[in-house]
Model confidence (mean pLDDT): 82 of 100. The RNA shown here (c-di-GMP-I riboswitch aptamer) has 75 nucleotides and comes from a Campylobacterota bacterium. Rfam family: c-di-GMP-I riboswitch aptamer. Rfam describes the family as follows. GEMM was predicted in a large-scale screen for bacterial structured RNA regulatory elements. Lineage of the source: Bacteria > Pseudomonadati > Campylobacterota.

RNA sequence: UAUUUGUUGUGCCAAACUUGUUGUGAAGCAAGGACGGAAAGCCAUGGGUCUCAUGCAGAUAGCCGGGUUGCCAGA
Repeated sequence: UAUUUGUUGUGCCAAACUUGUUGUGAAGCAAGGACGGAAAGCCAUGGGUCUCAUGCAGAUAGCCGGGUUGCCAGA
């Protein structure tokens, strides 16, 4: 350096719900909060689901698949 296995270490993210706020809405953002997660980091490209103002529109990456980047330890 590459591949692979995973939480041993150090840490990381954060469901539901509550409050505030944006949006027609699905839902997003911030704070609290932890159901869980070895990529629950990022990408809306394939499929699925959801929204409505029904469009080459929007949301969902913590739905599945794919792409891409990364920490530690072992092999």